[in-house]
């Protein structure tokens, strides 16, 4: 260098849950908190999950207001998996 990953060493990151704030919603962001992480750092490309207020299509059931279900359309999650890309340490 690649591979790999320790009861190393020096630093990181921060679930759940609280408060305050933003979004209709998943969900953010601060601040506290530590479930856990060697990429838990980037980026929504491909699957998955999820969310749409007064979106759309269809289909069902309904007397109707409406509900469920399906697609599509915007979206959310990088702490669900693969992908690209970039990084700290150095026992075995």
């Nucleotide at each position: 260098c690649u591979a790999c990953g320790a009861u190393a060493a020096a630093g990181g990151c921060a679930a759940a849950c609280u408060g305050c704030g933003g979004g209709u919603g998943a969900c953010c962001g601060c601040a506290g908190g530590a479930c856990g992480c060697a990429a838990a750092g980037u980026a929504a490309a491909g699957g998955g999950u999820c969310u749409u207020g007064u979106a759309c299509u269809u289909a069902c059931a309904g007397g109707g207001a409406c509900g469920u279900a399906u697609g599509u359309a915007a979206g959310a999650c990088a702490g669900c998996c693969u992908u690209a890309c970039u990084g700290c340490c150095g026992a075995a």
The RNA shown here (c-di-GMP-I riboswitch aptamer) has 92 nucleotides and comes from Candidatus Brocadia carolinensis. The organism belongs to Candidatus Brocadia, within Bacteria. The coordinates come from a structure-prediction model, not an experiment, and the mean pLDDT is 82.